Record summary
Transfer RNA from Candidatus Wildermuthbacteria bacterium GWA2_46_15, 71 nucleotides, folded computationally. It was read from a public genome assembly. Taxonomically the source falls in Candidatus Wildermuthiibacteriota (Bacteria, Bacteria candidate phyla). Its mean pLDDT, the model's own confidence on a scale to 100, is 84. Its Rfam family is "tRNA". Rfam describes the family as follows. Transfer RNA (tRNA) molecules are approximately 80 nucleotides in length. Rfam classes the family as a transfer RNA.

Parts: sequence; C1' cells; structure tokens
RNA sequence: GGGGGUAUAGUUCAAUGGUAGAAUGAUGCUCUCCAAAAGCAUUGAUCUCCGUUCGAGUCGGAGUACCCCCG
Repeated sequence: GGGGGUAUAGUUCAAUGGUAGAAUGAUGCUCUCCAAAAGCAUUGAUCUCCGUUCGAGUCGGAGUACCCCCG
C1' cells in the first nucleotide's frame, strides 16, 4: 500500500427494515440474629458523519478504532 472481518448497557452476547432484549453487574426492597444464597423492583446501550426509505441497530458511501490475510 491492497483485501477481508468486527464495532449494541460497566462486561459477555442477541435482535426478518416496523416497541432495541437476555445474562451478568450496579442500586433499592423482602427474607436472615448478621451475611451469603434466593425473590421482587429500578437502572443503563446501537463507533462518527452522510445517504436510501413512510420507517435504519439492520441497506449504501466515507471516516475512526481493533483483528486477520497478501505484498
């Protein structure tokens, strides 16, 4: 320099173009002599910009970061 892949909650992962979910974590409550475990509730996210579309996490373009391959 060229090609390919990935980017979603604090973390690990889902999500036919049509209400972004789960687990775990965090906070509070219940239970307990205290704690742990368990149960209930709450909390929190689509890498950036532009485009297509009635509607984009999803499709297209550019960029950024990381990983792999070629030279």